Model confidence (mean pLDDT): 83 of 100.
c-di-GMP-I riboswitch aptamer from a Gammaproteobacteria bacterium, 84 nucleotides, folded computationally.
Lineage of the source: Bacteria > Pseudomonadati > Pseudomonadota > Gammaproteobacteria.
It was read from a public genome assembly, where an Rfam model found it.
Its Rfam family is "c-di-GMP-I riboswitch aptamer". Rfam's curators write: GEMM was predicted in a large-scale screen for bacterial structured RNA regulatory elements.
């Protein structure tokens, strides 16, 4: 440093869904649950995507991150086991 199709050892994470709970929402956090995950550890830098509370224009809608998402993809960064 590369590989991890497959086999194996200790393990870890947890989608949907549901129960609290905090947010204006997207979401987030605890607790059940487990679709999946070799980084689904961690960093919003770059595309993307989700929301619009407050502001703005303007009539019951548009804009717009200052607010999300790492389990969309790229990039940094640290890293278990195995085999080279």
């Nucleotide at each position: 440093g590369c590989u991890g199709c497959u086999c194996u050892u200790g393990g870890g994470c947890a989608a949907a869904c549901c129960c609290g709970u905090c947010g204006a929402a997207a979401g987030g956090c605890g607790g059940g649950g487990a679709c999946g995950c070799a980084a689904a550890g961690c960093c919003a830098c770059c595309g993307g995507u989700c929301u619009a509370a407050a502001g703005c224009g303007a009539g019951g809608c548009g804009c717009u991150a200052u607010g999300a998402c790492a389990g969309c993809g790229g990039g940094g960064u640290u890293g278990c086991c195995a085999g080279c």